[in-house]
This is a predicted structure of a 677-nucleotide part of an RNA (large-subunit ribosomal RNA, domain II) from Aquimarina brevivitae. The source organism's lineage runs through Bacteria, Pseudomonadati, Bacteroidota, Flavobacteriaceae and Aquimarina. Its Rfam family is "Bacterial large subunit ribosomal RNA".
Context: one part of a larger RNA
Formats: sequence, structure tokens, C1' cells
RNA sequence: GCCUACGAGUUACUUUAUCUAGCAAGGUUAAGAUUUUUAGGAUCGGAGCCGUAGCGAAAGCGAGUCUGAAUAGGGCGAUUUAGUUAGGUUGAGUAGACGCGAAACCGUGUGAUCUACCCUUGGGCAGGUUGAAGCUUUGUUAACCCAAAGUGGAGGACCGAACCCGUUGACGUUGAAAAGUCUUGGGAUGACCUGAGGGUAGGGGUGAAAGGCCAAUCAAACUCGGAAAUAGCUCGUACUCCCCGAAAUGCAUUUAGGUGCAGCGUUGUGUUAGUUUUAUAGAGGUAGAGCUACUGAUUGGAUGCGGGGGCUUCACCGCCUACCAAUUCCUGACAAACUCCGAAUGCUAUAAAAUGAUGCACAGCAGUGAGGGCAUGGGUGCUAAGGUCCAUGUCCGAGAGGGAAAGAACCCAGACCAUCAGCUAAGGUCCCAAAAUAUAUGCUAAGUUGAAUAAACGCGGUUGAACUGCUUAGACAGCUAGGAUGUUGGCUUGGAAGCAGCCAUUCAUUUAAAGAGUGCGUAACAGCUCACUAGUCGAGCGGUUCGGCAUGGAUAAUAAUCGGGCAUAAGCAUAUUACCGAAGCUAUGGGAUAUUUAUAUCGGUAGGGGAGCAUUGUAGUGACGUUGAAGGUGAUUCGUGAGGAUUGCUGGAGUAGCUACAAAAGAAAAUGUAGGC
Repeated sequence: GCCUACGAGUUACUUUAUCUAGCAAGGUUAAGAUUUUUAGGAUCGGAGCCGUAGCGAAAGCGAGUCUGAAUAGGGCGAUUUAGUUAGGUUGAGUAGACGCGAAACCGUGUGAUCUACCCUUGGGCAGGUUGAAGCUUUGUUAACCCAAAGUGGAGGACCGAACCCGUUGACGUUGAAAAGUCUUGGGAUGACCUGAGGGUAGGGGUGAAAGGCCAAUCAAACUCGGAAAUAGCUCGUACUCCCCGAAAUGCAUUUAGGUGCAGCGUUGUGUUAGUUUUAUAGAGGUAGAGCUACUGAUUGGAUGCGGGGGCUUCACCGCCUACCAAUUCCUGACAAACUCCGAAUGCUAUAAAAUGAUGCACAGCAGUGAGGGCAUGGGUGCUAAGGUCCAUGUCCGAGAGGGAAAGAACCCAGACCAUCAGCUAAGGUCCCAAAAUAUAUGCUAAGUUGAAUAAACGCGGUUGAACUGCUUAGACAGCUAGGAUGUUGGCUUGGAAGCAGCCAUUCAUUUAAAGAGUGCGUAACAGCUCACUAGUCGAGCGGUUCGGCAUGGAUAAUAAUCGGGCAUAAGCAUAUUACCGAAGCUAUGGGAUAUUUAUAUCGGUAGGGGAGCAUUGUAGUGACGUUGAAGGUGAUUCGUGAGGAUUGCUGGAGUAGCUACAAAAGAAAAUGUAGGC
């Protein structure tokens, strides 16, 4: 992992609502007794309970009563009479109460054959090294001291086996082993190691102290019991079909993943509203707008109270000011906690029309009370987040189908069943891949683009529009020629001659035209060139603004890609026609629900309601079976389904149907339990 078997809303009592039955202003017996055809039933038994009257704390009174001084007022009642007993079903309560599951707590005992420490009594430690005190002798001393040589054999001394330990590395890691093997290490006469016997026991022991150890178990051992502890937590909870169908919100909570009440669902009963549109009448202060309409904030200018500075003065005055600046005026402009104003929506009421059970109340039963995305209006945040918090709508949740390559919520569209019928939506029509290699006119040259990254800014890319200038009296571009003179203008300067710089009547002359000079250049000149002019040529050439499509800007972590192939359209823009395209709509046939025709409806999680199938047994009933029951295994067939029937083979003795009743009554899941493979 698979197979088979087992495996979870039960039972008792009390109670609520509803259904059925009996009796009914009444209903009913309990214990017990008698009887009987004795696991059963019948007959007694009225104690008691519920109902028929309430009010008050009570005495008590009573259709009233309590409060009160009250005959007042007020509270609760009466003026509507239906209950009760039993059974079925739903829910609740008390019990283990749908099943399994803690870590823990308490009590009685059992453990020191492991290990910790202690007591008693035994045992063990190859070999080698070092050489303390003391002693002896000699030297030495006045005597000590001291020195040397011997002797001696101390030490939690040294090296190193047994023995004890476990430092390092490798292996081992379903091991040879639930802690080892190999290597390398530490101690090895000591706080050493060890045998045997004995002691200390669970909030207790023991501990050279690590919360270590106390039998592979220790921040409180193990065993049995209280005990089915408790679990607002996790997991699991078994046949079918039909109808309806939520919530993830508010308030409260030692409350936040729980619960109570309300909201939203369903079933029953009763009742009569509900919704939409239009019209009319209202309340309101949002969007917007405005602010010489307030509060606050605020641009520039005018005026310049007052202040600062300077002058002057004994002082008071006075004068000046490119400083600051009130009020007022002009001008510009801001506000969630500003408003002289002020919508659209939404809300309330009335009327009419449309719609047609959608509304409301009560009663039974719930689930939900983690929501999420998108769009819009906002708060918060960075006008960040697949962020977070509100509001309005929608979808997912609980929604299948088509499109977006793929995809919870984006677009289209709400699946009763069947059909090898048709029409469409979104989206598409070269191939993958159903349908246009459609039509017309443009644009793009970047594979831009083709559904899915991008800005400021840049750009004689290309294309369109508008306005405007020059032009056959010859434009624009090119080519040929000229581009001069007073003069090197004056000043400055070492120099300054068109061209370092300053000045200006930048003037005048000759001219077709030529600046007291547009740039390069020289130390200064020179030189080249431009403006300007003529000739040649022969028809368009410039400027500004606004669009379209391109282009640079363009950098992300494993090669790349529009879904792919690929495409110059099969890209982009505008217009048009045809076609494809869904569980949408239509057509045909069928089923179910509501309420019968007709008609409408029939997606669905939590959940509510309804109708059934199967299993085991009991009672009744009429049946089947050795001419073959149940069971097993194939085939055919009926039913929307759970399932049913017929029949072949097998099997060899019991068994189904119907009407009722009663349940140990349905398994794919619980890291389920047991067995097998």
C1' cells in the first nucleotide's frame, strides 16, 4: 500500500413544538391489589398531576386584586374557555451523551540486580626511572653552621602493560551493537580500581552540581485505580432522489479561531401588504463652486498708521530713508474639522400605472458571526503593496459552459434530461484550430507590431493638415565671375591694417554689387571665405504650428519565444459584408415541482423540508423449495436513483413477497482497530 471483517447522534428520565389517536370542562392513574391461557394481558386502585381564575411578599380577597388615606391614578388580570392522556418525529436539559485523541492531577502499591552516595568485609595494580627526610663516615668549626661521599627509600612524583576512562579522526547510522569497532589519547600507590553482603524511595532519595542518576523511562520513576478526567482544539462520521437555500455583518463578552441577542435561510400557521416607474411635496449641506460672506491660510502692486536707522536739538519739535510694516483698495489663488451658495443620486410622504406573492407577524429547526477579488467614493500608507480600514455595487465563496495560450472572482452567459437540428453573445475566421489568405482606402519598415512593461527628454525617419514667405520681371541648390575706393576710419597699443579692445552721423565714393565687415587666419600685414551682385540653368523652393505611425532613451539574475509555426500582412487605423462560435436562445421528445388545465419554474456549499431504496428481526397473511432454498459466479432486462427481476453454471436446505412493527440498520477516508498478502 491493497483486500476482508469491525468501526461514530444511542439509551433512560424530564421537558418544548408539531403530527396521529382516545376522551373532553374535564383528562389521567402511580405504588399496590385481584385475576389469567403467566417474559404477556384484563379488572380494580382517584393518592397524586395537569386544566377549569386571578392578584398580592403574605395574611388574604376574588372577576378582580395589589399599591394607596382614596370611590383617584397606575401595575397585573377578566370581559376571546380547550384541555388532557398515550404514541411517532424535531429540539433542549440531566447523564460519558456522535466517535477516537492529550499533556497533566490525585490515591494505593512496586522498584537502588542499571545507576548516585554511604556502611561492612575481601581482592587487584608487569617492568623501568627519579632519589625527600633521617642516618653513617670524612672534611670543616672554639662549638654550632656548612660541604662532600655513602646509606636510605618519600611522593594525590615520572615513563609504561594489566585495570579504569573515553581526547581526536574515520567507519557505522533499516548498525555486528537501541551508543559499538579501529586509530589516537588520559589516569595507572591513589580524592585509585573492583567482588560480595547491606542501607537511602517519588515532591522523595542520591548528587566533587550536568537538572545529572533512581532498571534502554526523569524539571518529579513505574504499576493499578479515581476514569469513558477535561479538551471553546484537530481528525473522522457510512444508501438514493426531489423542493428551497444562507453567512463571513451589528451590539456585548477575562472577548477576539468561542458564545449570547439581532440580521440573513428553511418549514408550518395566520394576515395583507411589498417592489418598480412617473408626477407632486419635503428634509439635507456632499460633488462642484466661492471667499471685499465668516474662520484660517495666501501672490504681486498702490497707500504708508506704527516701528527701526540717519541728521538735528539742552529739550520738545522737525527733516530724510533702495529697511520692516498695520488698515484700506486693486489683482491672483487655498481648506476634512471655512461657507454668501449648491447639484446629481439616495431618503420620506401622497397619488396613478405596472408587477403579482416577492411583504409582515407568530411558532419549530438551523447554519453563519476567519471572507476574498474587481469597479467606484474615501481614510491610512509613499494618491506603494495580491497592503490595511470603511461605504455602494457586483462576482467568487456555493457557479458548471464559451473567450482571455494556461487562470476562483476580467469579458460573455446562469447547466432538469436527451438530440449526428438551427440562430447568436463575448471573442474570432493563413496552419495547429470551427469560420474571409474577404472587400475598400490609408499608415508602418521598426519584426515596431501581431493580447502582456515604460517616462521625462531627444530626433532634416516618414506621412497628413493649417497658416505664411520667395518665384518665368527666372526663385531655391550648384557652377563661372566680381566682392572695390577714401582707408591702415578714429582711439588705444610694442603692433591693432574689416576681424584683442573702446568710440560712432559705421560716413561717403565708384557701382550690377560689395559691411568702416560673417567666420578661418597673421606678431602685425598677407591669404581663404561670407553677406551682396551679374551670368548660366529652367520650376518650384523655404519658414512656423498641430496631428498619425515609427526611432533613441530601454539594465536582473538557468538559452530563447507574439500560445507556437510564422507574417511586410496573417501588423496598425477607418468603413462594410459574410461566416464560425456557449450547457445562452430556438426546435423536437421526455421527466419533476407549484395548484388541476394552462403557465411558470427545476446551478448550488453550510443548512431547513419532503419522498423513497436496501439490511436484520418480530407479528399477521397467502405462498415457494431435493422436479433444487440461501449463498457464489456470468448473461439479459426494468427503474431518475438507492436498487429490482429473469436466466445459465455452481451449490445442497431452507426462503422470499405483501401489510404493520422494532432496530447492534448502509464505510473510502478517523497517521482508525484486527487478520491476511